[in-house]
């Protein structure tokens, strides 16, 4: 050089199959509860420009383009 994968919260990740009703879950973090207290346990809460930028479209985590991180192969 080419060719194929990967990126969603602090960490692990559903969701892309057919654009919407979902941007969810668990673990961690904060606040209450409960106890003599402490962990477990219960309830409740913050936390995300869905890699970046553009483009379709009434509307994009999802379709199309480009670029970056990371792996793999090929040369």
């Nucleotide at each position: 050089g080419g060719g194929c994968c990967u990126g969603u919260a602090g960490c692990u990740u559903a969701g892309u199959u057919u654009g919407g009703c979902u941007g969810g879950a668990g673990c961690a973090c904060u606040c209450g509860g409960c106890u003599g207290a402490u962990a477990a346990c219960c309830g409740a809460g913050a936390g995300g420009u869905c890699g970046c930028c553009g483009g379709u479209u009434c509307g994009a985590a999802u379709c199309c383009g480009g670029u970056c991180u990371g792996g793999c192969c090929c040369a």

Predicted 3D model of a 75-nucleotide RNA (transfer RNA) from a Thermoplasmatota archaeon. Its Rfam family is "tRNA". It is annotated as a transfer RNA. Lineage of the source: Archaea > Methanobacteriati > Thermoplasmatota. The sequence was found in a public genome assembly.